[in-house]
Molecule: transfer RNA
Organism: Spirochaetia bacterium
């Protein structure tokens, strides 16, 4: 060079027949304990890489760019 494949919360990664963006884990707080640890309640925590386009409506669908990671040469 060429082909696939991935990006989504601090981390691992769900969500795809287009229709209010979650979950473990870890952060904080609060209860429980003489204390801590585990345990249970609750809070934060996202411009879904970026742009463009299709559409009433896009994490999604299509173009391109970037960034990773696998294969060929």
């Nucleotide at each position: 060079g060429c082909c696939a494949a991935a990006g989504u919360a601090g981390c691992u990664c769900a969500g795809u027949u287009g229709g209010c963006a979650g979950a473990g884990c870890g952060g904080c707080g609060c209860a429980c304990u003489c204390g801590u640890a585990a345990u249970g309640c609750g809070c934060a925590g996202g411009u879904c890489u970026g742009g463009g386009g299709u559409u009433c409506g896009a994490c999604u669908c299509c173009c391109c760019a970037c960034u990773u990671u696998g294969g060929c040469u």